[in-house]
RNA sequence: AUGAGCUACGGCGAUGGAGUUCGCCCUUAACCGCUUCUCUACCGAAGCUGAUAACUCCUACCUUACA
Numbered sequence: 001a002u003g004a005g006c007u008a009c010g011g012c013g014a015u016g017g018a019g020u021u022c023g024c025c026c027u028u029a030a031c032c033g034c035u036u037c038u039c040u041a042c043c044g045a046a047g048c049u050g051a052u053a054a055c056u057c058c059u060a061c062c063u064u065a066c067a
Base pairs, nucleotide, nucleotide: 010025011024012023013022016058017057018056019055020054021053033048034047035046036045037044
C1' cells in the first nucleotide's frame, strides 16, 4: 500500500473536556460559520464572530480592576 473475513461500540450538531436536554444521521449519511470583491460558477483575495445545537461547569484565549 492492497485485498479478504470477523466483531465490539453508535455517530454528528464551524476551535478543547464534562454533565443535562434537544435535534439530526444510518456510513451512499448527519456535519464541515459568516460578510465583501472577482467569477457563469468553482477557484482566488480581503475581512468578521464564537471554545455551547442550548444551558451549566472546567480549561485555553481576550479585556478591566484588585492583591
This is a predicted structure of a 67-nucleotide RNA (Fluoride riboswitch aptamer (crcB RNA motif)) from a Deltaproteobacteria bacterium. It matches the Rfam family "Fluoride riboswitch aptamer (crcB RNA motif)". Its family is annotated with positive regulation of gene expression and response to fluoride in the Gene Ontology. It was read from a public genome assembly, where an Rfam model found it.